Description: Small-subunit ribosomal RNA, 5' domain from a metagenome, 544 nucleotides, folded computationally. RNAcentral holds the full RNA, with entries from SILVA. The coordinates come from a structure-prediction model, not an experiment, and the mean pLDDT is 88.

Context: one part of a larger RNA
RNA sequence: GAACUAACGCUUGUGGCGUGUCUUAGUCAUGCAAGUCGAACGCGAAAGCUCUCUUCGGAGAGUAAGUAGAGUGGCGGACGGGUGAGUAACACGUGGGUAACCUGCCUUCGAGUUGGGAAUAACACCCCUAACGGGGUGCUAAUACCGAAUAAAAAGACGUGACGCAAGUCAUCGUCUUUAAAGGUGGCCUCUGCUUGCAAGCUGCUGCUUGAAGAUGGGCCCGCGCCGUAUUAGCUAGUUGGUAAGGUAACGGCUUACCAAGGCGAUGAUGCGUAGCCGGCCUGAGAGGGUGAUCAGCCACACUGGAACUGAGACAAGGUCCAGUCCCCUACGGGGGCCAGCAGUCUAGAAGCUUGCACAAUCAACGAAAGUUGGAUGCAGCGACGCCACGUGGAGGAUGAAGCCCCUCGGGGCGUAAACUCCUGUCAGAAGGGAAGAAGGCGUGAGUGAGAAUACCACUCAUUGCUUGACGGUACCUUCAGAGGAAGCUCCGGCUAACUACGUGCCAGCAGCCGCGGUAAUACGUAGGGAGCGAGCGUUGUUC
Numbered sequence: 001g002a003a004c005u006a007a008c009g010c011u012u013g014u015g016g017c018g019u020g021u022c023u024u025a026g027u028c029a030u031g032c033a034a035g036u037c038g039a040a041c042g043c044g045a046a047a048g049c050u051c052u053c054u055u056c057g058g059a060g061a062g063u064a065a066g067u068a069g070a071g072u073g074g075c076g077g078a079c080g081g082g083u084g085a086g087u088a089a090c091a092c093g094u095g096g097g098u099a100a101c102c103u104g105c106c107u108u109c110g111a112g113u114u115g116g117g118a119a120u121a122a123c124a125c126c127c128c129u130a131a132c133g134g135g136g137u138g139c140u141a142a143u144a145c146c147g148a149a150u151a152a153a154a155a156g157a158c159g160u161g162a163c164g165c166a167a168g169u170c171a172u173c174g175u176c177u178u179u180a181a182a183g184g185u186g187g188c189c190u191c192u193g194c195u196u197g198c199a200a201g202c203u204g205c206u207g208c209u210u211g212a213a214g215a216u217g218g219g220c221c222c223g224c225g226c227c228g229u230a231u232u233a234g235c236u237a238g239u240u241g242g243u244a245a246g247g248u249a250a251c252g253g254c255u256u257a258c259c260a261a262g263g264c265g266a267u268g269a270u271g272c273g274u275a276g277c278c279g280g281c282c283u284g285a286g287a288g289g290g291u292g293a294u295c296a297g298c299c300a301c302a303c304u305g306g307a308a309c310u311g312a313g314a315c316a317a318g319g320u321c322c323a324g325u326c327c328c329c330u331a332c333g334g335g336g337g338c339c340a341g342c343a344g345u346c347u348a349g350a351a352g353c354u355u356g357c358a359c360a361a362u363c364a365a366c367g368a369a370a371g372u373u374g375g376a377u378g379c380a381g382c383g384a385c386g387c388c389a390c391g392u393g394g395a396g397g398a399u400g401a402a403g404c405c406c407c408u409c410g411g412g413g414c415g416u417a418a419a420c421u422c423c424u425g426u427c428a429g430a431a432g433g434g435a436a437g438a439a440g441g442c443g444u445g446a447g448u449g450a451g452a453a454u455a456c457c458a459c460u461c462a463u464u465g466c467u468u469g470a471c472g473g474u475a476c477c478u479u480c481a482g483a484g485g486a487a488g489c490u491c492c493g494g495c496u497a498a499c500u501a502c503g504u505g506c507c508a509g510c511a512g513c514c515g516c517g518g519u520a521a522u523a524c525g526u527a528g529g530g531a532g533c534g535a536g537c538g539u540u541g542u543u544c
Base pairs, nucleotide, nucleotide: 001544002543003542004541006540007539008538009537010536013390014389015388016387017386018385019383020382021348026346028344030343031342032341035075036074037073040072041071043069048063049062050061051060052059053058082301083300084299092225093224094223095222096221097220098219101218102217106214107213108212109211110210111209112208113207114148116146117145123138124137125136126135127134128133153179154178155177156176157175158174159173160171161170162169163168183206184205185204186203187202188201192199193198194197227273228272229271234264235263236262239261240260241259242258243257244256245255246254276298277297279295280291281290282289283288303324304323305322306321307320326337327336328335329334354380356379357378358377362376363374364373365372366371393423394422395421396420403414404413405412406411427485429480430479431478432477433476437471440467441466442465443463444462445461446460447459448458449457488533489532490531491530492529493514494513495512499528500527501526502525503524509516510515
């Protein structure tokens, strides 16, 4: 000099964009943060309103409404959000490999979707329990569950052929074995059937099953790179390799049995300490050094430790089970909880915000869609924490007011500074107008496609129709008034830009280094003056 996720002191007008628990991976009251689908399925209220009856208390029916609502089922809760504890490791970075693998949803290309069965929740009744919750009996549905049929296809075994150095791979091949499924919904009467307007018929959409390929996402393996310490020198028994088996989506001591005795190490094994890694960021001419906040990629974790279940995917932050710490409830039998999600509390600390608004946009989940949900996100609030921009006025105005300071008492300085005159109108203030961010969606019309069809559906186009904004009456624009509301901080011995007076008298004090102060101190304190930066200025801390 530059830079901070900074803090502290003094000071503080406005706006934009960023940014905000570095300590206690300490403890947490309260609210919210993951739902959605009625076009998978069976149930199914109440208030209110209307009507009827009435012993005037009320009763019944209809509607609200197949709505609210639980429940079965599907998809999603493995994403998104947080944190950095652990980890010196194939964790990360980079480049490869997988003849050793998986991949829901999505895309493309095929094949199929036949025909049955038994339950169960919800519900009703009964029972146990303080509660959480649980038990029994009875009823019922499905795209829930279970058999059967079929197999273009796939898988396995054997054979054949081709390719490959080989492990092995591929196949228009052959034989045997194994493996499927679920329906829903709109419209119609051309065909079939009958009950002549409906269906199991026709047709559109969408599912389901089974394959192939792709895309996307992941698993695993390898080369290289990746902190300190030798005042850590030896480490290792599933250890190193083999055979066999098991296990996995998959290779492998991954696991087990047996056999061999190996494997690693001064090119630093092992131990100990420290640490998430990276793109980057800071500094520097560069080389390098430092660092890993915000944003983005990867990893790890979710009170502590362990485990599996479900699933395409987890060994699962707001799932399950076990053990432990802590907290809460309890009728003492037993239960419940885990903010390193967003706010917020306490604690710790030099130190970091609102228990805000909205799903309008983007994105995500679900849904055919309308849409619903989302503390993701978009916004607003607070903090000069940072960067950037703007303002606090402009012109004129005296041999120069007052006041203060200095003085050789002549004068000099603050100083065109003020007053005063004439202007301007940024920002703040007031009044009025007032966006973009909105794309879509619904409706209407036309066309095209499939279709028996003018229906229905889908797509395209048009639209003078209706409708969607948290921010926000915000940005921005116009007008009004009036210099009015808006300047401080540090320094002035040298380094280092800037000097005098008084006070003090090795005292009080200053100080980054050298050093000042013991009676004329440009170094302490105050004043006047000056220098520097300026809504900031200094100090401290850290890095180069």